[in-house]
Context: one part of a larger RNA
Molecule: large-subunit ribosomal RNA, domain IV
Organism: Sodiomyces alkalinus F11
RNA sequence: UAAUCAUAAAGGAACUCGGUAAAAUAACUACCGUAACUUCGGGAGAAGGAGUGCUUAUUAGUCCUAAUUAAUAUCGGGUAAAAAAGAAGAAGCAUAAAAUCGUAUUAUACGACUAUUUAAUUAAAAUAAAGCACUUUGCUAAAAGAUAAUAAAUCUAAGUAUUAGGUAUGAUAUCUGCCCGAUCCCGGCAGGUUAAUAGAUAUAACUAAGUUAGGAAUAAUUUAGUAUUAACGGAACCCCCGGUUAAUAGCGGCCUUAACGUAAGGGUCUAAAGGUAGCGAAAUACCUUAGCCGUUAAAUACGGUCUUAUAUAAAUAAUAUAACGAUAUAAUAGCUAUCUUUAUAAUUAACUUA
Numbered sequence: 001u002a003a004u005c006a007u008a009a010a011g012g013a014a015c016u017c018g019g020u021a022a023a024a025u026a027a028c029u030a031c032c033g034u035a036a037c038u039u040c041g042g043g044a045g046a047a048g049g050a051g052u053g054c055u056u057a058u059u060a061g062u063c064c065u066a067a068u069u070a071a072u073a074u075c076g077g078g079u080a081a082a083a084a085a086g087a088a089g090a091a092g093c094a095u096a097a098a099a100u101c102g103u104a105u106u107a108u109a110c111g112a113c114u115a116u117u118u119a120a121u122u123a124a125a126a127u128a129a130a131g132c133a134c135u136u137u138g139c140u141a142a143a144a145g146a147u148a149a150u151a152a153a154u155c156u157a158a159g160u161a162u163u164a165g166g167u168a169u170g171a172u173a174u175c176u177g178c179c180c181g182a183u184c185c186c187g188g189c190a191g192g193u194u195a196a197u198a199g200a201u202a203u204a205a206c207u208a209a210g211u212u213a214g215g216a217a218u219a220a221u222u223u224a225g226u227a228u229u230a231a232c233g234g235a236a237c238c239c240c241c242g243g244u245u246a247a248u249a250g251c252g253g254c255c256u257u258a259a260c261g262u263a264a265g266g267g268u269c270u271a272a273a274g275g276u277a278g279c280g281a282a283a284u285a286c287c288u289u290a291g292c293c294g295u296u297a298a299a300u301a302c303g304g305u306c307u308u309a310u311a312u313a314a315a316u317a318a319u320a321u322a323a324c325g326a327u328a329u330a331a332u333a334g335c336u337a338u339c340u341u342u343a344u345a346a347u348u349a350a351c352u353u354a
Stems, first nucleotide, its partner, number of pairs: 001349004006344003010340002014338001019335001027052003031049002037042001039171001054089003058085002063078003067074001091095001103333007110325002115127002131169001133167004145155003172320003177251002182248002185243004191239002197233001202228002205226009252269005278312001291305004
C1' cells in the first nucleotide's frame, strides 16, 4: 500500500448519473390492531404495538376414583407425563442473550397474472399466455397445410368442422366510429379481348413423277409433297359487374360571422370517406425547462390540470384497471463511514531485516 473483515464523536444522503455499496429490519405467540382500493378472492405478515429466559407457590382444566342419581349434572379425595393462566421474586449491560432470520410506506408508467429468453456484457416494457376475432379445411384411395427436384411416402391422424391448419390482437371491464376510390382476396359470367389448336380461302415460290409442244434449252399442264396466306370457331386470366377492413391502407382546404375575443352558423373548392368515442407536453410535444397548482429553503425531475396532438386515436387496438413485478421513474420514514472527514484494530499478501 492492497484485499477481506470490524468499530467510530457530532451530523444523517449534504455523496452520487442514481442510496451503487453498506447499515438497518428479522424468529415465535391460537395476543392486540390493521387504511385506500377491489374482479369481494384479496390488499394483509398491511401499517402499528405487546409479550418471551430462570426460580417459587397458587389456580383453572384434563384424567382416575368414593358418595349421589334411572343417567348426566353436583360434590369429597388424588393426579405420572405433557401443559395453560394470572401473580411474586433473584441475577445481569443484555433473557427471540449465539447462529439462522421480511426494511416499511406513497404515487405514476409499462406489462394482467404464473411461465420463457440473448450458455460467456441486455431478464425487460421483449416472447408466450388464457381470452377475443378473422380466415382456410367435406376427406374411400383419403382434407387444407408441411417435408420431398418429380414421385412414392411420411406428418397432420390410428384425427373428422366442438376437427385440423394459418393470421392478428393479448386476462378482465367499457368499447372498437367513417371509408370498398386504390391494392389484395372472394363471388359472378351478359358482353369485349385472347393462347395452343383449327383450317375455309388465297398465292404459285421449290422438289419429284408423268403428259403435250419443241431438234434442244425450255414452256404449258396433271398428280403428290414442301412453303406461304390465314377467315369462322376456341378456356381461364384480364377488361367488366358485385362484395369484403379484427384484409393492406386512408380518415381535407380557403374565406367569413354574435362590440373585443371565440365561432354554434354561413359561403366556396374538393374527396372513397374527411379523425367519431376516448386520451393528450404522453415510453408519442420539435418550439419547450409550454402555462398554472402541489411537493422542496431552493426541482429541466415527479404528480395533478389545461390543451390543435399541424406527427394522438380505436384488435398495427383505444381508455380504465384490483392482484402481481430481481421492471422504470419520483417521494417519505427508518437506517447507516456514501459523504462532511477521516482514524483505528485484526487476518492475508506485498515490502524491509535476520